The RNA shown here (Glycine riboswitch aptamer) has 90 nucleotides and comes from Rhodobacteraceae bacterium UBA3087.
[in-house]
RNA sequence: GCCAUCGCAUCGGGAGAAUCCGAACCCGUUCGGUGCCGAAGGAGCAACCGCCCCGGUAAACUCUCAGGCCCCAAGGACCGAUGCGGUGAA
Repeated sequence: GCCAUCGCAUCGGGAGAAUCCGAACCCGUUCGGUGCCGAAGGAGCAACCGCCCCGGUAAACUCUCAGGCCCCAAGGACCGAUGCGGUGAA
């Protein structure tokens, strides 16, 4: 120096689901009810492993606690690019 990997930052892409009903009113917000969504977060389990009672351990799977459900906005797992830092093989 190249490459790989982890973390952070920036930029770009980024889905789903009732314009439901009622009330309050400052007229676009809040609250309640029912229905719905899964890609912030959270929780659960297989194979496998162990010191084998039990425990460890995964997800984009499952649950919807949270969050969200006209458009817009916000958020957004994940993907790509760049930069910085850590670690490492040949």
Rfam family: Glycine riboswitch aptamer. Rfam's curators write: This family represents the bacterial glycine riboswitch. Gene Ontology term of the family: glycine biosynthetic process.